Context: one part of a larger RNA
RNA sequence: CCCGCAACUAGACGGAAAGACCCCGUGCACCUUUACUGCACUCUAGCCUUGAACUUGGGUGCGUUCUGCGCAGGAUAGGUGGGAGGCUUUGAUUCCGGGCUCUCGGGCUCGGAGGAGUCGACGGUGAGAUACCACCCUUAACACUCCGGCGUUCUAACCUCGAUCUGUCAUCCAGGUCAGGGACACUGCUAGGUGGGUAGUUUGACUGGGGCGGUCGCCUCCUAAAGUGUAACGGAGGCGCGCGAAGGUUCGCUCAGGCUGUUUGGAAAUCAGCCUUAGAGUGCAAAAGCAGAAGCGAGCUUGACUGUGAGUCCUACAAGACGAACAGGUGGGAAACCAGGCUUUAGUGAUCCGGUGGUUCCGCGUGGAAGGGCCAUCGCUCAACGGAUAAAAGGUACGCCGGGGAUAACAGGCUGAUCUGAGCCAAGAGUUCACAUCGACGCUCAGGUUUGGCACCUCGAUGUCGGCUCAUCGCAUCCUGGGGGUGUAGCAGCUCCCAAGGGUCCGGCUGUUCGCCGGUUAAAGCGGUACGUGAGCUGGGUUUAGAACGUCGCGAGACAGUUCGGUCCCUAUCUGUCAUGGG
Repeated sequence: CCCGCAACUAGACGGAAAGACCCCGUGCACCUUUACUGCACUCUAGCCUUGAACUUGGGUGCGUUCUGCGCAGGAUAGGUGGGAGGCUUUGAUUCCGGGCUCUCGGGCUCGGAGGAGUCGACGGUGAGAUACCACCCUUAACACUCCGGCGUUCUAACCUCGAUCUGUCAUCCAGGUCAGGGACACUGCUAGGUGGGUAGUUUGACUGGGGCGGUCGCCUCCUAAAGUGUAACGGAGGCGCGCGAAGGUUCGCUCAGGCUGUUUGGAAAUCAGCCUUAGAGUGCAAAAGCAGAAGCGAGCUUGACUGUGAGUCCUACAAGACGAACAGGUGGGAAACCAGGCUUUAGUGAUCCGGUGGUUCCGCGUGGAAGGGCCAUCGCUCAACGGAUAAAAGGUACGCCGGGGAUAACAGGCUGAUCUGAGCCAAGAGUUCACAUCGACGCUCAGGUUUGGCACCUCGAUGUCGGCUCAUCGCAUCCUGGGGGUGUAGCAGCUCCCAAGGGUCCGGCUGUUCGCCGGUUAAAGCGGUACGUGAGCUGGGUUUAGAACGUCGCGAGACAGUUCGGUCCCUAUCUGUCAUGGG
């Protein structure tokens, strides 16, 4: 050096399973509910099936008969009109009895007696005059018609899983006869409630992982790198209006502040003088602008017009923005001229659907109409603001699928804020004395053991805490060794330098690492090694499915809260290690 054999598992990010954790998908499935929308069930009402009689209380209409009282006035005057006569042996005045009504005075009516008058006009009172007739209003009664209501009764629809007979040797079923119920119930239709019982779905995005929080459209400034534009969960603020004057035009004016002076009057009210380019004001945030004003007044007014629009800016589109000029008519101004809102930039919402007004448009054979078009205008915190629907929340540890190392948890990497260690300066402590020892405020490094940041390999899988076993390395050394200093008398210490050869315990509690405690020891070091080591072991913890408590939630369920329970696979091909044999 080559070839074996027996072993061991450190590595081949070993094998197995297109990661179950995490995120994503306008994926799926179940589950929940005061998510949305249906449906079943159920309740109520009306109608049909559905008939008879009676009582009672209502309503409409027609007819008859009544009813009607302020004061004054014979006295109980409903309203209006006509009206000079009406009623009466077909029984008037009057009397007796009954009924109704009542404002207690009477009115109406029925029966009897009786046997010839009585009422009105006139007059008087009063707003209105009486007899009689007609039409009405209010109230009441009666009769009829119609409409429905409550109740009671009936039987013939309908019901009976009561009895009995027959089919029939039959606890089905059907028919018959009784009995019970009964126009109810049942069924059907219509309408309104209720309705996780059931079904289909929805439950946004951005995001230094996701969730929680915040945000989502528009305006101003900075970032923005001197044209425009330009990102971030970068830094600051505003808007979702207002104004008939705060618009147009003509004419006019100049502010804030300071100093000096001046009654009440003061720091500051009003007044006078001087200085002052603006330090004021401009409806509202900021920026840009504005004094020959865009700021502040006064006069007259409505251009805060109608129909168009050359040409441009901006821009993926859709939008957005500026605009001379022409026609019509208008305001101000002597006129030239100016005026199609406001110093400018925010003050907003596409389309569909629908409403309103107008219109020489279309209008299903024709004329109309219905309906539509066109013009004007209205209805969205469609604010997730280019707006998926008119209409929508949650759970999943019972979960599933497709994907991702585009994205988290372990480990590694980069970084080193934090952490650990070292050094510099030296205020101070140390009786005195900064530096035996300690060292503030600060500064400079190292390391890569903490907590983090980033998200670079790995999600077609790199098994996660602790223990056991077996280790190996560093030195910032716990012991043992050698030295310097000392605020080292000695003993014992403190501190610094050199040094990694060897060593560095047994128990109790806890899943613990750690820590506390007990007893020893020369000492019971600190770290790295995928927080060394699960194809070496364990499986107590964490981290599936069961269950319970507390808390949260209406609930399904949830909780770096607790508690009991809970499958750890691999026969070694290669590298490696150890032992051994042959050439």

This is a predicted structure of a 583-nucleotide part of an RNA (large-subunit ribosomal RNA, domain V) from a Minisyncoccota bacterium. Its Rfam family is "Bacterial large subunit ribosomal RNA". Taxonomically the source falls in Minisyncoccota (Bacteria, Bacillati).